A computed fold for a 74-nucleotide RNA from a Phycisphaerales bacterium, annotated as transfer RNA. Model confidence (mean pLDDT): 80 of 100. It matches the Rfam family "tRNA". By type it is a transfer RNA. Gene Ontology term of the family: triplet codon-amino acid adaptor activity.

């Protein structure tokens, strides 16, 4: 250059085109003399644009980040 794969809360990870979930953390509370552990409750995401659709994390095009393969020059 080309050609492939990934990008969801702070972390890892689901979600057949149809409620965006779960687990761990953070934070509140309760339980303990305290802490841990154990309860209960809570915050918080779909990389970014445009498209197609009654409706997109899913599909489509373009772009941004990372990784892998191939080629060119030195």
């Nucleotide at each position: 250059a080309g050609c492939c794969c990934c990008a969801u809360g702070g972390u890892g990870u689901a979600a057949u085109g149809g409620u965006a979930g779960c687990a761990c953390a953070g934070c509140u509370g309760g339980u303990u003399u305290u802490g841990a552990u154990c309860c209960a409750g809570u915050c918080a995401g779909u990389c970014c644009a445009a498209g197609u659709u009654c409706a997109a994390a899913u599909c489509u095009u373009g772009g941004u980040g990372g990784g892998g393969c191939u080629g060119c020059c030195a």
The sequence was found in a public genome assembly.
The organism belongs to Phycisphaerales, within Bacteria.